Model confidence (mean pLDDT): 80 of 100. A computed fold for a 74-nucleotide RNA from an SAR324 cluster bacterium, annotated as transfer RNA. Its Rfam family is "tRNA". By type it is a transfer RNA. The organism belongs to SAR324 cluster, within Bacteria. The sequence was found in a public genome assembly.
RNA sequence: GGGUCUGUAGCUCAGUCGGUUAGAGUACAUCUCUGAUAAGGAUGGGGUCGGCGGUUCGAAUCCACCCAGACCCA
Numbered sequence: 001g002g003g004u005c006u007g008u009a010g011c012u013c014a015g016u017c018g019g020u021u022a023g024a025g026u027a028c029a030u031c032u033c034u035g036a037u038a039a040g041g042a043u044g045g046g047g048u049c050g051g052c053g054g055u056u057c058g059a060a061u062c063c064a065c066c067c068a069g070a071c072c073c074a
Base pairs, nucleotide, nucleotide: 001073002072003071004070005069006068007067010026011025012024013023019057028044029043030042031041032040050066051065053063054062
């Protein structure tokens, strides 16, 4: 330098053929339960979907460029 893949909640990850409210587990907060913890149960907060632009009635999803990381080739 070229190619492929990955980037979504604090962490680990889903997200179908583009479709209107973006989710799970865990963590966190409050409550509940207990003699008191742990475990369990309920509720809740938390997201520029890596960035910018484009296509579209509509983009996490499609396209271009850029950034970061992994792997392969040279």